[in-house]
The RNA shown here (transfer RNA) has 73 nucleotides and comes from Exophiala sideris. A source record names the gene tRNA-Lys-CTT-1-1. The sequence is in RNAcentral, with records from GtRNAdb. Its mean pLDDT, the model's own confidence on a scale to 100, is 80. Rfam family: tRNA. Gene Ontology term of the family: triplet codon-amino acid adaptor activity.
RNA sequence: GCCUUCCUAGCUCAAUCGGUAGAGCGUGAGACUCUUAAUCUCAAGGUUGUGGGUUCGAGUCCCACGGUCGGCU
Numbered sequence: 001g002c003c004u005u006c007c008u009a010g011c012u013c014a015a016u017c018g019g020u021a022g023a024g025c026g027u028g029a030g031a032c033u034c035u036u037a038a039u040c041u042c043a044a045g046g047u048u049g050u051g052g053g054u055u056c057g058a059g060u061c062c063c064a065c066g067g068u069c070g071g072c073u
Stems, first nucleotide, its partner, number of pairs: 001072003006067002010025004019056001027043005049065005
């Protein structure tokens, strides 16, 4: 230099054919318990890497840039 995978919550990851962004862990509160742990319930937490484009509507499609995994030279 070229090709390719991936970028979504604090972390690990989902989201089928473009149609209300979710789970587990973690965090906070409550229940239970003599107390803690465990268990159960509830809640908070997102400019979906950045910037544009297409569309009535984009995490999803297109372009550029940045980062990242792997490969070729």